[in-house]
RNA sequence: GGUGCUGUGGUCCAAUGGUUAAGAUGACUCGUUGUGGCCGAGUUGGUCCCGGUUCGAUUCCGGGCAGCGCCA
Numbered sequence: 001g002g003u004g005c006u007g008u009g010g011u012c013c014a015a016u017g018g019u020u021a022a023g024a025u026g027a028c029u030c031g032u033u034g035u036g037g038c039c040g041a042g043u044u045g046g047u048c049c050c051g052g053u054u055c056g057a058u059u060c061c062g063g064g065c066a067g068c069g070c071c072a
Stems, first nucleotide, its partner, number of pairs: 001071007010025003018055001026044006048064005
């Protein structure tokens, strides 16, 4: 330099055009306990950025950024 894949809460991972973005873990609160843990209930927190298509974009398209792989 060329090419492909990926980017979603602190972490992991679904949703593949539509009705509250699902779940696990973490953190916090409450219950439980002699205390703590386990367990139960609740709260918290997310679509990499800019633009386009569409009535509607996490999803499709273009550009950028970042990570990984392959070729040179």
Molecule: transfer RNA
Organism: Penicillium manginii